Predicted 3D model of a 121-nucleotide RNA (Guanidine-I riboswitch aptamer) from Cyanobium sp. Its mean pLDDT, the model's own confidence on a scale to 100, is 83. Rfam family: Guanidine-I riboswitch aptamer. Rfam 15.1 lists 1,509 matches to the family in 1,281 species. The sequence was found by an Rfam model in a public genome assembly.

[in-house]
RNA sequence: GGACAUGAUUUCUAGGGUUCCGGUCCCAAAGCCGCCAGGUUCGGGGUGUCAGGUCCAAGAGAAAUCGCAUGGAUGCUGCUUUGCAGGGUCCAUGACACGGAGGGAUAAAAGCCCGGGAGGC
Repeated sequence: GGACAUGAUUUCUAGGGUUCCGGUCCCAAAGCCGCCAGGUUCGGGGUGUCAGGUCCAAGAGAAAUCGCAUGGAUGCUGCUUUGCAGGGUCCAUGACACGGAGGGAUAAAAGCCCGGGAGGC
């Protein structure tokens, strides 16, 4: 300096926050209950330091499916026909990975996105 299927999708998980729901705390004009102290429903406000549901979610996490590569088996097709090429089906095997800071989106944050980036080896 260069190449690479260092592939794709789906469902999840670690992780993440707080729109919505739930939890929890406070308030309590009106309603309800009341032994008249107050309690509570609706409503309003706070709280994620709240182990829940929804939500976001990994290149370097998981699984499945598809795909890819190599090998084998087995049909098919073509041809310059004892081989060569192409493609189908099935089976087996294989597939690496240290990483900021900063910024961005969304309600918000993040192992999300910038980004297999910068840098490092």